[in-house]
């Protein structure tokens, strides 16, 4: 540097439920437990889904693709 993610270790994330706060809402943030994840890190670029005070503006990266960065193990 390339390929792979069966086992193990270290660390990481958090579907869902409950509680608190924010938002009209989709949803977001924090805490506890938990399904799971090898990019379930980041970027709304293409598609998709969803929301609304209809301003075409917003939400979702744990829906797919793309871009980019990266841990561990094996080879």
């Nucleotide at each position: 540097c390339g390929c792979a993610g069966u086992u193990a270790a270290a660390g990481c994330c958090a579907u869902c439920u409950c509680c608190g706060c924010c938002g009209u809402g989709a949803g977001g943030c924090g805490g506890a437990g938990u399904c799971g994840g090898a990019a379930a890190g980041c970027c709304a670029c293409g598609g998709g889904u969803c929301u609304u005070a209809u301003g075409a503006a917003g939400a979702c990266g744990g829906c797919c693709g793309g871009g980019u960065u990266g841990c561990c193990u094996g080879u």